[in-house]
RNA sequence: CGGGGUGUAGCGCAGCCUGGAUAGCGCGCUGGGAGAGAACCCCAGAGGCCGCAGGUUCAAAUCCUGCCUCCCCGA
Repeated sequence: CGGGGUGUAGCGCAGCCUGGAUAGCGCGCUGGGAGAGAACCCCAGAGGCCGCAGGUUCAAAUCCUGCCUCCCCGA
């Protein structure tokens, strides 16, 4: 320098191809219950406006453009 992939909750991920209503799962966290008990189990809850900026659209995590992070391949 060229090509490909990746970025979504504290952590790990799905959703993107095929746009649609308050964006979901597990772990963790908070409160409550049960319990001898800080484990396990049951109930409830908080936490994101989807890497950044712009564009298209009635509507964008999703499509398009540029930039950035990290990973892989090639030179």